[in-house]
Context: one part of a larger RNA
RNA sequence: UGACGGGGGCCCGCACAAGCGGAGGAACAUGUGGUUUAAUUCGAUGAUACGCGAGGAACCUUACCCGGGCUUGAAUUGCAUGCGGAUGGUGGGGAAACCCGUCAGCUUCGUUCGGCCAGCGCAUGUGAAGGUGCUGCAUGGUUGUCGUCAGCUCGUGCCGUGAGGUGUCGGCUUAAGUGCCAUAACGAGCGCAACCCUCAUAUUCAGUUACUAUCAGGUAGUGCUGAGGACUCUGAAUAGACUGCCGUCGUAAGAUGUGAGGAAGGUGGGGAUGACGUCAAAUCAGCACGGCCCUUACGUCCGGGGCUACACACGUGUUACAAUGGCCGUUACAGAGGGCAGCCACCCGGCGACGGGGCGCCAAUCCUCAAAGUCGGUCGUAGUUCGGACUGGAGUCUGCAACCCGACUCCACGAAGCUGGAUUCGCUAGUAAUCGCGCAUCAGCCAUGGCGCGGUGAAUACGUUCCCGGGCCUUGUACA
Numbered sequence: 001u002g003a004c005g006g007g008g009g010c011c012c013g014c015a016c017a018a019g020c021g022g023a024g025g026a027a028c029a030u031g032u033g034g035u036u037u038a039a040u041u042c043g044a045u046g047a048u049a050c051g052c053g054a055g056g057a058a059c060c061u062u063a064c065c066c067g068g069g070c071u072u073g074a075a076u077u078g079c080a081u082g083c084g085g086a087u088g089g090u091g092g093g094g095a096a097a098c099c100c101g102u103c104a105g106c107u108u109c110g111u112u113c114g115g116c117c118a119g120c121g122c123a124u125g126u127g128a129a130g131g132u133g134c135u136g137c138a139u140g141g142u143u144g145u146c147g148u149c150a151g152c153u154c155g156u157g158c159c160g161u162g163a164g165g166u167g168u169c170g171g172c173u174u175a176a177g178u179g180c181c182a183u184a185a186c187g188a189g190c191g192c193a194a195c196c197c198u199c200a201u202a203u204u205c206a207g208u209u210a211c212u213a214u215c216a217g218g219u220a221g222u223g224c225u226g227a228g229g230a231c232u233c234u235g236a237a238u239a240g241a242c243u244g245c246c247g248u249c250g251u252a253a254g255a256u257g258u259g260a261g262g263a264a265g266g267u268g269g270g271g272a273u274g275a276c277g278u279c280a281a282a283u284c285a286g287c288a289c290g291g292c293c294c295u296u297a298c299g300u301c302c303g304g305g306g307c308u309a310c311a312c313a314c315g316u317g318u319u320a321c322a323a324u325g326g327c328c329g330u331u332a333c334a335g336a337g338g339g340c341a342g343c344c345a346c347c348c349g350g351c352g353a354c355g356g357g358g359c360g361c362c363a364a365u366c367c368u369c370a371a372a373g374u375c376g377g378u379c380g381u382a383g384u385u386c387g388g389a390c391u392g393g394a395g396u397c398u399g400c401a402a403c404c405c406g407a408c409u410c411c412a413c414g415a416a417g418c419u420g421g422a423u424u425c426g427c428u429a430g431u432a433a434u435c436g437c438g439c440a441u442c443a444g445c446c447a448u449g450g451c452g453c454g455g456u457g458a459a460u461a462c463g464u465u466c467c468c469g470g471g472c473c474u475u476g477u478a479c480a
Stems, first nucleotide, its partner, number of pairs: 001480002003477003007474007015464002019427005026319008034310002042053002064305007076128009087104007108118001110116002130294002133292003139288002141283003144279001146277001151190006157166003170181003196271004201239007211228002215226003242265001245259001246257004321420001325379005331373001337368003342361002346357004386417001391412007433456007
């Protein structure tokens, strides 16, 4: 100087407390450990691994296993030699890859029509190949975490023999090393804040595909049409919030209020933004790269299998155990997205998944556009009209192909489960809870995951003694 203390003081955080809803019990989905296996590819492992890399494992992917092939090689490229237009078809073996044949075809430019040159293909030789093989403890880049915590430093000066200190401490204040005051310090940098995006208000400008108050036309009905530039909306600019005003407290910074005004009030809500550093943290399998290793194989192609196994254990989720509910009918109201190998109106067939026709739309134009809710009926506390696992049968769709191993539909079957031990998680407001919708990946999908969107919409916070994490000052130390 740090670090640590079941030392002290001050302060903060869904850290506790106060509340609401979960997990831990059940079934299933998914990841992991373990076990098994020819293989169950590899990585991630307290917090900071475990619906993680994977934003799509039937083949492919694929790195693993078994078997069958190739060896300048699957791809790119230089040189040399040889053959041949390019190219198209076809036979045999084979699971395919691949191997062995065969037929047609004879180009363009300059040409002396033999050929040569250029370009292209094949073969041989050769130089580069190739490796998801090892080392993240050789590395770059990127990322997690402490933590969006308020800290981390420098120049000059001063103090100290020196390591170093001071500044950065003290008082008050703040979300904040944010400020004010004081001061051997005076200044400065990286962070904080602001500048950026978005939501909430208004004005101006601009109106098509959006809108429809007034005028006119038309319809069974509808901004449907002429028209309009008011309104909604769209999207550009500007304004607006600054403790600016008032009262109280305070030297000030600032704090406070049933305050005024205001769409919004004290950082208005949300996002992006992550200081010096810590964990030899993670990644050589995204990529790059040093070193080491393989080179008829640790490279590469193909067929099949595996990554989907299953006495078990754990994590994360979904669905439930019901009446604030289930079922049947009726009837409203979104936002954000996506669409041409696509989204599909409408009609017909089918109980349905879907099939057959078929309009429009490269989209503010066409398509996709809710559920909880409302109203009425039924069930009456039961393993049930709860719950839907598992299983049998019959189908639909995608795809070369659904046996291993897809999703969906219909009929039948109807398991566990009656609110869950110790323990433990999230959340402070349009939040929790609950309800549906969309997107990426994608032929299809094991999505209950991830990322977004809106609808309905709470309870509680006395307080900081205690648990956890953190910041500042101080004290002890046999630790560095």
Small-subunit ribosomal RNA, 3' major domain from an uncultured bacterium, 480 nucleotides, folded computationally. Its mean pLDDT, the model's own confidence on a scale to 100, is 81. Its Rfam family is "Bacterial small subunit ribosomal RNA".